Predicted 3D model of a 1471-nucleotide RNA (small-subunit ribosomal RNA) from an uncultured Spirochaetota bacterium.
The coordinates come from a structure-prediction model, not an experiment, and the mean pLDDT is 83.
Its Rfam family is "Bacterial small subunit ribosomal RNA".

RNA sequence: ACUGACGGCGUGCUAAAAACAUGCAAGUCGAAACGGAGGUUUCGGGAGCUUGCUUUCCAGAAUCUUAGUGGCGCACAGGUGAGUAACGCGUGAACAACCUGCCCCUGGGAUUGGAACAACAGUUGGAAACGACUGCUAAUGGCAAAUAUGUCCUUUUCCUGGCAUCGGGAGAAGGGAAAAGCCGGGUCGCAAGAACCGGCGCCUGGGGAUGGGUUCGCGUCUGAUUAGCUUGUUGGCGGGGUAACGGCCCACCAAGGCGACGAUCAGUAGCCGGCCUGAGAGGGUGGACGGCCACACUGGGACUGAGACACGGCCCAGACUCCUACGGGAGGCAGCAGUGGGGAAUCUUCCGCAAUGGGCGAAAGCCUGACGGAGCAACGCCGCGUGUAUGACGAAGGCCUUUCGGUUGUAAAAUCCUUUUCCACCCGGAGAAUAAGGCGGGGAGGGAAUGCCCCGACGAUGACGGUAGGGUGGGAAUAAGCCCCGGCUAAUUACGUGCCAGCAGCCGCGGUAACACGUAAGGGGCAAGCGUUGUUCGGAAUUAUUGGGCGUAAAGGGCGCGUAGGCGGCCGCGCAAGUCUGGCGUGAAAGCCCGGGGCUUAACCCCGGGUCUGCGCCGGAAACUGCGCGGCUUGAGUCCGGGAGGGGGAGUUGGAAUUCCUGGUGGAGGGGUGAAAUCUGUAGAUAUCAGGAAGAACACCAAUGGCGAAAGCAGUCUUCUGGUCCAAUACUGACGUUAAUGUACGAAAGCUAGGGUAGCAAACAGGAUUAGAUACCCUGGUAGUCCGCACCAUAAACGAUGUGCACUAGGUGUCGGGCCUGACGGCUUGGCGCCGAAGCGAACGCGAUAAGUGCACCGCCUGGGGAGUAUGCCCGCAAGGGUGAAACUCAAAGGAAUUGACGGGGGCCCGCACAAGCGGUGGAGCAUGUGGUUUAUUCGAUGAUACGCGAGGAACCUUACCUGGGUUUGAAAUGCAGAGGGAUGAUAUAGAGAUAUAUCAGCGCAGCAAUGCGCCUCUGUGCAGGUGCUGCAUGGCUGUCGUCAGCUCGUGCCGUGAGGUGUUGGGUUAAGUCCCGCAACGAGCGCAACCCCUACUGCCAGUUGCCAGCAUUUAGUUGGGGACUCUGGCGGAACUGCCGGUGACAAACCGGAGGAAGAUGGGGAUGACGUCAAGUCAUCAUGGCCCUUAUGUCCAGGGCUACACACGUGCUACAAUGGGCGGUACAGAGCGACGCGAACCCGCGAGGGCGCAGCGAAGCGCAAAAAGCCGCCCGUAGUUCGGAUUGAAGUCUGAAACCCGGCUUCAUGAAGGUGGAAUCGCUAGUAAUCGCGCAUCAGCAUGGCGCGGUGAAUACGUUCCCGGGCCUUGUACACACCGCCCGUCACACCAUCCGAGUUGGAGGCACCCGAAGCCGGCAGCCUAACCCGCAAGGGAGGGCGCUGUCGAAGGUAUGUCUGGUGAGGAGGGUG
Repeated sequence: ACUGACGGCGUGCUAAAAACAUGCAAGUCGAAACGGAGGUUUCGGGAGCUUGCUUUCCAGAAUCUUAGUGGCGCACAGGUGAGUAACGCGUGAACAACCUGCCCCUGGGAUUGGAACAACAGUUGGAAACGACUGCUAAUGGCAAAUAUGUCCUUUUCCUGGCAUCGGGAGAAGGGAAAAGCCGGGUCGCAAGAACCGGCGCCUGGGGAUGGGUUCGCGUCUGAUUAGCUUGUUGGCGGGGUAACGGCCCACCAAGGCGACGAUCAGUAGCCGGCCUGAGAGGGUGGACGGCCACACUGGGACUGAGACACGGCCCAGACUCCUACGGGAGGCAGCAGUGGGGAAUCUUCCGCAAUGGGCGAAAGCCUGACGGAGCAACGCCGCGUGUAUGACGAAGGCCUUUCGGUUGUAAAAUCCUUUUCCACCCGGAGAAUAAGGCGGGGAGGGAAUGCCCCGACGAUGACGGUAGGGUGGGAAUAAGCCCCGGCUAAUUACGUGCCAGCAGCCGCGGUAACACGUAAGGGGCAAGCGUUGUUCGGAAUUAUUGGGCGUAAAGGGCGCGUAGGCGGCCGCGCAAGUCUGGCGUGAAAGCCCGGGGCUUAACCCCGGGUCUGCGCCGGAAACUGCGCGGCUUGAGUCCGGGAGGGGGAGUUGGAAUUCCUGGUGGAGGGGUGAAAUCUGUAGAUAUCAGGAAGAACACCAAUGGCGAAAGCAGUCUUCUGGUCCAAUACUGACGUUAAUGUACGAAAGCUAGGGUAGCAAACAGGAUUAGAUACCCUGGUAGUCCGCACCAUAAACGAUGUGCACUAGGUGUCGGGCCUGACGGCUUGGCGCCGAAGCGAACGCGAUAAGUGCACCGCCUGGGGAGUAUGCCCGCAAGGGUGAAACUCAAAGGAAUUGACGGGGGCCCGCACAAGCGGUGGAGCAUGUGGUUUAUUCGAUGAUACGCGAGGAACCUUACCUGGGUUUGAAAUGCAGAGGGAUGAUAUAGAGAUAUAUCAGCGCAGCAAUGCGCCUCUGUGCAGGUGCUGCAUGGCUGUCGUCAGCUCGUGCCGUGAGGUGUUGGGUUAAGUCCCGCAACGAGCGCAACCCCUACUGCCAGUUGCCAGCAUUUAGUUGGGGACUCUGGCGGAACUGCCGGUGACAAACCGGAGGAAGAUGGGGAUGACGUCAAGUCAUCAUGGCCCUUAUGUCCAGGGCUACACACGUGCUACAAUGGGCGGUACAGAGCGACGCGAACCCGCGAGGGCGCAGCGAAGCGCAAAAAGCCGCCCGUAGUUCGGAUUGAAGUCUGAAACCCGGCUUCAUGAAGGUGGAAUCGCUAGUAAUCGCGCAUCAGCAUGGCGCGGUGAAUACGUUCCCGGGCCUUGUACACACCGCCCGUCACACCAUCCGAGUUGGAGGCACCCGAAGCCGGCAGCCUAACCCGCAAGGGAGGGCGCUGUCGAAGGUAUGUCUGGUGAGGAGGGUG
């Protein structure tokens, strides 16, 4: 939020300890007592009179009520959690340092006397609250005195005990302090009532019980960015004070006390039994119930009392509220209800004292918002119901569907049954025990009793409530929702929506097929609830005691020395603190666990047991730890003797180099760079020779080497000095290890003051580079680098690996020492390296120098960013360093390894990839395609891989587009029903046509027939139809990487795994081609080969082809021939086969021979796993969606042919290697019957005519090949180049050439003189150039596909550009470099820091003021009891007042902590 039948048992302001209207929550006792008042009853009298009534009367009695006095209670019960980090709480002890009303047991006592004050009466003040004065009075109220078993104080004796001060007991002396009565009975008495008895009280002791007070051990949250705190502070002596110890308080004396085992300060918090969670250890929590504490509007204070510093008491101060006559008063719900308020949120202004408990009382009884109940709230726990049975091959409806069916679903309906619950009526238990009282019995006591005590059976009383429960009747009757259904997680489909609306705990869903959104159907879960949110624990071994880590993930301190602390060798003895063990005490109850019992069950309640893991006391044990004592030598150290070393400090000294200075020689450059320039030089540089000066650093040796704690240390020599190693004795006797705090050292840079400065060189200057160049390069150059003094304290201070000790295979090298050995070498010890076993590790890797196995101690870590930032503190001269957060934000950040991809990484190698060449494109005109524009200019193709592409041929058609006109079962298909009719054809009219109308012709097959079949038309209904959308839902097909050499699999092996191996390596190839090697061995798809064409040849065949020889002839025309060419069929041939060389003897390569052909001979077909969500829904097919008198279909016309422009692909050219004219050769491959079409004739020509020849074609035709060759002309000119454009006239195809075809002739004669940047093709019969054919096609070719003719140049080579293959390397990329990603700037939002300040809160310190009150003082005033006194009066004591100390609130000043706010400033985060 949605929903809501019932009952039982519980629970119910977590916030404003903020404020409260109203009512109630503590009273009771008349048997303490007084007088008064009032009510009732009654006796007597009076009065009145209605003569039996009344009461304004008087006195008395009984009884009831009771304000005041007095007693007890009000300190309990009830509420709350503010404060409190404390002996507050918990637990265990202690009091020899204490109190305790009422209660219990016990001892003793209760005598005498006097005086007041309320009430009351009178007077009086005030609005009220509340008083004042005078007078009277009682008591169980107050006072004095007596008495004192004992008690208390002082002194003291004895006994006994104790841890100490001292305790207990017995005794002595002295001193001090008490008291109250009432009721009942009642011998006696007239009575009242005195003795007396009983009961309840009173005083004083002792003991007990209960309750409390105080002290101590241990335990009890966070912060060190709080490190020092403290003056009554710590102790003492003496006092005061208290129930009691005590600096609790005071005077004096001493100077202590607490703190890293966390004082002080700050924050937070009531504590516990318990409760929640957890396997436990823990973590969280303290609501209800129970114990303790604290508080009662806030602060302070005392009084009374057994008990309070007192929730419903008092006083004062403060804030607030209320009343008021303005003078003054009143109040305190954190009691029960209730109100407003705050808040997400928490109840009735209920009933009753019947029960339980409490107060008072002798009792009856009264009081009791404690409590018992009811009410409200699904707030929790528990129980129960909303029906049960039968009921279809399964109704209807819904949903889904492949339309067959499935599902809802035995569910419903229907029939039978039941009645918990519900409604109505009736009955109705228990909670009640007894009190008073009377009855019966007994007892004590005594003179007696009806009094007192005990027992028994009776005996009133019910708020809940006519409730629980029971009975009868009625009737399935009154009763089901919520969440979820992508994974985690149990349960799925459809539709709608279309990154929209929305969902979401995490991952993530939604952009047209959403199991994730919304709805429906179905399903799952729970159920009077369900889901969400919040909170806690768990999972989380993610703070790790149980139970984690630190080489690279977060994490070893830069490194030593060393304090506290932690830990610590062997043997013996002792002690018993830790440890173990037995017993005792305690560990409240409730709770929890087990067993049992009571409510129908359960929740709930009751009983018994266990637990309560703890603490204390007594006793025992002695292995281990500890402590004490004694001893030991192996840990550690010392002495003696040797050794190596850039270990450190100081001093001395050397040569080379560099620069500078002087002089000589010399004569034009030098220097520098990728190339240059700045710079330097004729005033003589550079170079060279000689001499001199200065500072800094030490070549070779030199190392994979040495030393040091680390930083670090290098010429030689001298000196002082630290550490370390070896050998073998002797000695000390655990002296050890680690190390918080501390302290020393600590590269480079930097800093202070001084010195020094050759070279180098931040800053700076200049020159270059560059888009820029505050850089890289160059020329200069100052701090600095060097020395001495003093700071700084950081680093990738790294082995990213703390120190110490021990243990755990080896191999190898090297440095220092020792031993053995003739030598090689071996053994041993201390360092420094490499490789490796086990083991460890996420892997990488580590591996006796551990990152292995253990022990000890220290340091450090706990997701990324914010941030090593802010702030505080400390250090520093400064720079800065140390310590070191949070808000906010993200769903990651990170490590190691794997496969790819990528690299202006490396290696190897290919390709017309570059280079070397030849010819083009880009400029012109035109053709064609595209973009754009446009009214339709239909659609698609868009880097390479679209653009003469789909289209192999748009005038209509095509055609999908536009305009207009028609049509609706449709142009074509098919089923059903009905009606009609042969099918079909022709003509006419209208119309642009589609179409419409009319007329005519015409009558299928089977069967005897009825009728059926086929066909057509109409009507209706299922349906058709769509070049409409989605190529990102698809199939198929295709492009591309790429004809690149690759892509994989099985088994085995390796790896935790991803994955690797094989496929890598050495050679070789065009090739993952082959050979060799190899934890691989094999295999598949690719490569190659097999296929086709071509080149040589054999055989066969010989027409339409061919013709050498023979014959014939104009002509292979004919005879003839098969030889040749050719055709087309079958074969052969080439395999690195042979030879030489190279190579590993292999594979193979190089050269050669032969051969038509030589190293895949040339060409084609053939395209691995895959990539590009590549292309195509318009070839076709197809899911889904959409249209259905239209997005279908028919027709006419138009458009796809438009035209400022831009691009691609081409054609023709720009000319003389050409153009023109004439002549003359040589192909191949094709095509042809709706066809090719000869010859002949006509036309200048396209073409036409004849269509008559031939040809279904090695036969006939298209068909002329062209370039070429032979001649002639042109002469460098916009031309005899070029042909665009335009005009005219024709021709062909075709219904039809206007938009919009081809061709021809005549005329016209544009641009163009070789094309910028850039760019394309091609490696040989190739490029270039020349023509020919074919498909499509009525017609239309500069395009496409083929064919042949002529026929080159060049390739050194692989550095570079592009693409690709293999290996390797780096990676923060994986949408994979067209990747990823950094910072500023601009904008928005968020939190934070600083901030002139400003405004609150809290604490401290000093001072001022000083209420109430306690305590003290006092000379004023007042004063009943007691004392003295005859009295007056005085005294003691008391009260008031005044005063002193202390003292709350308040004020002043100062500093600290903390919050709000703040112009502006700063960085950060997110978008």